[in-house]
RNA sequence: CGUAGCGUAGUGGUCACUGCGCUCGCCUUGCACGCGGGAGACCCGGGUUCGAUUCCCGGCG
Numbered sequence: 001c002g003u004a005g006c007g008u009a010g011u012g013g014u015c016a017c018u019g020c021g022c023u024c025g026c027c028u029u030g031c032a033c034g035c036g037g038g039a040g041a042c043c044c045g046g047g048u049u050c051g052a053u054u055c056c057c058g059g060c061g
Stems, first nucleotide, its partner, number of pairs: 001061002005020003013050001022038005043059005
């Protein structure tokens, strides 16, 4: 240091950000591009707290 399949941002509370990818639709004779929509994530276990992805401890990698 550990956050979607991959790469990343983020903060004690309101829908967890974004790119690529995936998927559906529009467009096209078809594909691509483009436009619009959608699915998908906080390593595990405890503690503190009204509330933990965030703070503390341990474990795993």
Description:
This is a predicted structure of a 61-nucleotide RNA (transfer RNA) from Diaphorina citri. Rfam family: tRNA. From the family's description: Transfer RNA (tRNA) molecules are approximately 80 nucleotides in length. The organism belongs to Diaphorina, within Eukaryota.